This is a predicted structure of a 358-nucleotide part of an RNA (large-subunit ribosomal RNA, domain IV) from a Pseudomonadota bacterium. NCBI's taxonomy places the organism under Bacteria, Pseudomonadati, Pseudomonadota.
[in-house]
Context: one part of a larger RNA
RNA sequence: CCCUCGUCAAGGAACUAGGCAACUUGGCCCCGUAACUUCGGGAGAAGGGGUGCCCCGUUAGGGUGAGGCAAGCCAGCUGAGCCCGAGGGGGUCGCAGUGAAAUGGCCCUACCGACUGGUUAUCAAAACCACAGGUCUCUGCUAACUCGUAAGAGGAUGUAUAGGGGCUGACGCCUGCCCAGUGCCGGAAGGUUAAAGGGAGGGGUUCGUCUCCUUCGGGAGGCAAAGCUCCGAACUGAAGCCCCGGUGAACGGCGGCCGUAACUAUAACGGUCCUAAGGUAGCGAAAUUCCUAGUCGGGUAAGUUCCGACCCGCACGAAUGGCGUAACGAGUAGGGCGGUGUCUCGACGAGGGACCCG
Numbered sequence: 001c002c003c004u005c006g007u008c009a010a011g012g013a014a015c016u017a018g019g020c021a022a023c024u025u026g027g028c029c030c031c032g033u034a035a036c037u038u039c040g041g042g043a044g045a046a047g048g049g050g051u052g053c054c055c056c057g058u059u060a061g062g063g064u065g066a067g068g069c070a071a072g073c074c075a076g077c078u079g080a081g082c083c084c085g086a087g088g089g090g091g092u093c094g095c096a097g098u099g100a101a102a103u104g105g106c107c108c109u110a111c112c113g114a115c116u117g118g119u120u121a122u123c124a125a126a127a128c129c130a131c132a133g134g135u136c137u138c139u140g141c142u143a144a145c146u147c148g149u150a151a152g153a154g155g156a157u158g159u160a161u162a163g164g165g166g167c168u169g170a171c172g173c174c175u176g177c178c179c180a181g182u183g184c185c186g187g188a189a190g191g192u193u194a195a196a197g198g199g200a201g202g203g204g205u206u207c208g209u210c211u212c213c214u215u216c217g218g219g220a221g222g223c224a225a226a227g228c229u230c231c232g233a234a235c236u237g238a239a240g241c242c243c244c245g246g247u248g249a250a251c252g253g254c255g256g257c258c259g260u261a262a263c264u265a266u267a268a269c270g271g272u273c274c275u276a277a278g279g280u281a282g283c284g285a286a287a288u289u290c291c292u293a294g295u296c297g298g299g300u301a302a303g304u305u306c307c308g309a310c311c312c313g314c315a316c317g318a319a320u321g322g323c324g325u326a327a328c329g330a331g332u333a334g335g336g337c338g339g340u341g342u343c344u345c346g347a348c349g350a351g352g353g354a355c356c357c358g
Stems, first nucleotide, its partner, number of pairs: 001353008010344002014342001027051005036041001038170001052092005061084004067078003093097001105337007112329002117129002133168007145154003171324004176254003181251002183247005190242003196236002201231005208223006255273005282316001283313001294310005
C1' cells in the first nucleotide's frame, strides 16, 4: 500500500454526475394514522408509547374434562383436576430489560408503463416483451392457416361464445376530417389480353407438267398438286389490368399569402391561391421545443434540473391511439425529514494479502 471488517471528537451531503457506498429503521404488543381512491385500497402510511424480574396469582378469560344432577334418545345443567393465559395494580435492580440475534429508513411532487409476469446465458431488467381488455380481418369444416415432394400431421377428437392473422394494450372520458394515390372488398357494360381454337394467305420441297438443248443415254430451265413441311392474318378466347363503386381501430394524409376594430397591439371578420381533405377534442418548451438557460410564478442565500402556468406546437394529436387515472415498480427526474467516515480530514484497531529476511 491492497482486500474484508470494527470504532471515532465537532460538523452532518459541505462528497459526488448522482447520497454511489455506508449509516439509519428493524421483532412483538398497544395507541394512532392524511390526500387520494377503481371503496378493495392507500396502511406496517405517517407518528407515538411499551418491552426485565417479583408479588396480587390457584386473577379475568380460554382449552380439556373425571365425577355428579337430569334424562327414552339427541341435548341440557353443574363441575374437580390438568393446560394456556392477557390486561390492570403494587414492588424491585441496573447506565441500559425484544439488555445478544433475527429484522422495512420515511415522506412529497412529476414522467413512463395499469397491474403479477418475461427479457439481451457472459456490460443493459427498462419506459422493451407479454398481459387480461378493445377492435379489424380471414375461416361453414376435407375450415382458414402452418409443416411436408407426397402420404400425412398440426389446427382439433375443436366447429363462429370456435380457430388463424394484424393493430392496440387494465380502467375512465373519448377516438374528429380526407377514399385523390396505394392496398383490400364488391361490380361487370365497354377497352386491353395468354395458351388454345381458327385458318385468309405466304415460303421450302417434288408427284407431275411445259419449254429448250441432245451424241437419244440424258442435260438445263420454268411452272407446280389434294402429298411432306415451315410461317401465318381475320375471327373466338378467362382471370388480371383499364374502368365503376365501397372501405381508415386499411398503408397513409390532415395548407399558403394579403388585409381588417376610434392609442397601440391583436384580429372574432374579409379577400385570394391551392388541395382528396386542410389537425376536431384533449394535451403542449413535453422521454417531442431548434432558437432555449423561452417568459411568469413556486421552491433555494444562490436552481441549464424540478413543479405550476402561458402558447410563438422549428417538428403533439386521437387504437403506429389522445387525455386522465387509484394501486403497483431493484424504472426515470426533482425535493424534504431522519441518520451517517460520502465529505471537512483524517485517525486508530482486527483478520487476510502484498513486501523484506531465513